Description:
A computed fold for a 542-nucleotide part of an RNA from a Lachnospiraceae bacterium, annotated as large-subunit ribosomal RNA, domain I. The RNAcentral record of the full RNA draws on ENA. It matches the Rfam family "Bacterial large subunit ribosomal RNA". Rfam links the family to the GO terms structural constituent of ribosome and ribosome.
[in-house]
Context: one part of a larger RNA
RNA sequence: AGCGCAGGGUGGAUGCCUGGGCACUGGGAGCCGAAGAAAGACGUGAUAAGCUGCGAAAAGCCGCGGGGAGGAGCAAAUAUCCAUUGAUCCGCGGAUGUCUGAAUGGGGAAACCCGGCUGAACAAACUUCAGUCACCGUAUGAUGAAUCCAUAGUCAUACGGAGGGAACCUCCUGAACUGAAACAUCUAAGUAGGGAGAGGAAGAGAAAGAAACAUCGAUUUUCCGAGUAGCGGCGAGCGAAAGGGAAAGAGCCCAAACCGGGUCAGCAAUGAUCCGGGGUUCGGACUGUCAUACGCAUGGUGGACUGAUAGGAGAACGGUCUGGGAAGGCCGGUCAGAGAGGGUGAGAACCCCGUAUCCGAAAUCGGGACAUCAGCAGACAGGAUCCAGAGUACUGCGGGACACGAGGAAUCCUGCAGGAACGAGCGGAGACCACUCCGUAAGGCUAAAUACUACCCAGUGACCGAUAGAGCAAAGUACUGUGAAGGAAAGGUGAAAAGGACCCCGGGAGGGGAGUGAAAGAGAACCUGAAACCCUGUGUUU
Repeated sequence: AGCGCAGGGUGGAUGCCUGGGCACUGGGAGCCGAAGAAAGACGUGAUAAGCUGCGAAAAGCCGCGGGGAGGAGCAAAUAUCCAUUGAUCCGCGGAUGUCUGAAUGGGGAAACCCGGCUGAACAAACUUCAGUCACCGUAUGAUGAAUCCAUAGUCAUACGGAGGGAACCUCCUGAACUGAAACAUCUAAGUAGGGAGAGGAAGAGAAAGAAACAUCGAUUUUCCGAGUAGCGGCGAGCGAAAGGGAAAGAGCCCAAACCGGGUCAGCAAUGAUCCGGGGUUCGGACUGUCAUACGCAUGGUGGACUGAUAGGAGAACGGUCUGGGAAGGCCGGUCAGAGAGGGUGAGAACCCCGUAUCCGAAAUCGGGACAUCAGCAGACAGGAUCCAGAGUACUGCGGGACACGAGGAAUCCUGCAGGAACGAGCGGAGACCACUCCGUAAGGCUAAAUACUACCCAGUGACCGAUAGAGCAAAGUACUGUGAAGGAAAGGUGAAAAGGACCCCGGGAGGGGAGUGAAAGAGAACCUGAAACCCUGUGUUU
């Protein structure tokens, strides 16, 4: 030195565990903000670096309710205090709430600097404190140029806006990789990305519809129809609708004709404009006749009842054996509308917390039958006259959307140019024409069924168990980067600290005794403690 055996060290695999995650289910909630948000800075404790809480009234102040013995957060120890005259704690309401931030008196390199006005403190000044002072829009009023009336402008008051937010939604804008086995039309895809805006949902929505000679009767979502009909370098691929079933269900308001009134212009007729009535597609106005009640997607007030935000009651077990410890074994009982689950020195229905079941609110919020007040709301006949959304429909050219790539290309949107009709009208039925049928464009509103989950509550898992599961069981921290941004590692003594008094060696670290403990080969570098690697002893070989 090699090989083997034995014993150690190192190391942190494995097993077991879980305060954390992941995925989902049911319910709630679905916005916050100039009454200053979200997010922060700096403070704040007897001692205080971090986290948490709070704001110069600063781990807190006040009221009301719950609760009932300890308490002054994580977080030990000490000190000093609080508490049955009810603390700590929990819920509801209120007060305070520095500075930054839309940030809004002005400025600014965020958390800083500097002001005006009014008031207060002071005898007064300085100073300090309290309040107030941004901009935009709308409405009203005042004032008011060039410029006569006027208008612009200016000022005041009131109301609103501004910023933030995970996904979902609407609109505007809008790629490429890729696929086509290359690539250009095409695809990816109206996706990703960017922008604007809204709501608890959004959007759509009460037929100028769909159909086919029979009819249906707003919209939305879903299952089928159907990978069908079609579109397509007829390649790759893209891909309906009618109709049927289901969920849900709700319909309305203007403009105009006509009537009444105000203002302006005009000598007037009249016109313009505004307000009220009327009216809305079973068309209406108008004329005539009759009727005035059944109701409701509306607003206010009251409101039985009910839910949320603290809580309360809540059954039933002992002995013995082993053991450090009983919940285990054995013996004998009990409850069960409760044998879900967790904890307790091993495995507990009956020890503890709970569980089934029942009960509970001073205060705030939600739902709400019903009542009441307000608001809305008729029918028939006639068919003379009047009304029924114009730079619109439509056409041409250029684009886009429709499953539909210009195609025979209807339908929808519109950049440019043209440009109707007026209910005997107009649009549609996939070129177009005729006939027939369907419907009334060019104004608006509309719950539910649908989408999503930052957030709250309850629960579930042939989901993970510390190289897993979130990046994070200590964290968006440490650290890196000028910055946008990137982004870790790191869990486990024991049932209980009982965390080793005291003695010895040593400068210490560390160790040996003693003691604790079931165990210290559980001693904090702490459960288990694999391998690589290192060492000691021994056997054997050279």
The coordinates come from a structure-prediction model, not an experiment, and the mean pLDDT is 84.